[in-house]
RNA sequence: UGACCAUCCCGAGCGGCUGAGAGAUCUGGCUCAGUGAAGCCGCAGCAACCCGGUGUUCUUGACGGGUGCUACCGCCAGGAACGAUGGGAG
Numbered sequence: 001u002g003a004c005c006a007u008c009c010c011g012a013g014c015g016g017c018u019g020a021g022a023g024a025u026c027u028g029g030c031u032c033a034g035u036g037a038a039g040c041c042g043c044a045g046c047a048a049c050c051c052g053g054u055g056u057u058c059u060u061g062a063c064g065g066g067u068g069c070u071a072c073c074g075c076c077a078g079g080a081a082c083g084a085u086g087g088g089a090g
Base pairs, nucleotide, nucleotide: 001090004087005086006085007084008083013043014042015041016040017039021032022031023030026078027077028076029075044070045069046068048067049066050065051064052063054061074082
C1' cells in the first nucleotide's frame, strides 16, 4: 500500500496547551462551539475486531495484549469507484 471479508444499533470524559471552527467529501438542511470548536498531550473509561492464556456449563464469561473509539442513527436527505474501524492473501 492493498483485492476481499465483517461492522457502523448500543456503549464510554475529565484535566493541560491552543484559539475558531466542527460534524469525511459535494449540495440542501439541522445541530454543537470563547460557558472554548478542531488539533496535540496526560490519565480515565467503553468494548467492535484480532491475539495469548485459563475454564468447559457447548455457549458463555473474567484477565492480559494490539489497534480502535468516548455529541447527535456514518446528524438527516441526495449522489457514489462514498467514508470510517478491524482483519487482511498479495